The RNA shown here (SAM riboswitch aptamer (S box leader)) has 95 nucleotides and comes from a Solirubrobacteraceae bacterium. Model confidence (mean pLDDT): 84 of 100. The model forms 96% of the base pairs in the Rfam consensus.

[in-house]
């Protein structure tokens, strides 16, 4: 990167820097010089995966359900901002 599978109305911001811009694209509606993207620090959020633990099944893979948040990721205006798209994110899997 492409495919596939799940999820997307919940939840969680505060300093430094930086200096015009963000909110995936179109339309639209908002945010932002009381400071936009990006980076950086701390801090929270939630619970994909991985660990733990109960049941199913049982060689095994596996399915399901629970605590928990130390690990791997994600997230921290506004339903994924709306509404449209052969559409976007995120995680997880083989390739």
């Nucleotide at each position: 990167g492409a495919c596939a599978c799940a999820u997307c109305c919940a939840g969680a911001g505060g300093g430094g820097u930086g200096g015009a811009g963000g909110g995936a694209c179109a339309g639209g509606c908002c945010c932002u010089a009381c400071g936009a993207a990006g980076c950086c620090c701390c801090g929270g959020c939630a619970a994909c995966c991985a660990a733990c633990u109960c049941g199913c099944a049982g060689c095994a893979c596996g399915c399901g359900g629970g605590a928990a948040a130390c690990g791997g990721u994600g997230c921290c205006a506004a339903u994924u901002c709306c509404u449209g798209u052969u559409a976007g994110a995120u995680g997880u899997g083989g390739c």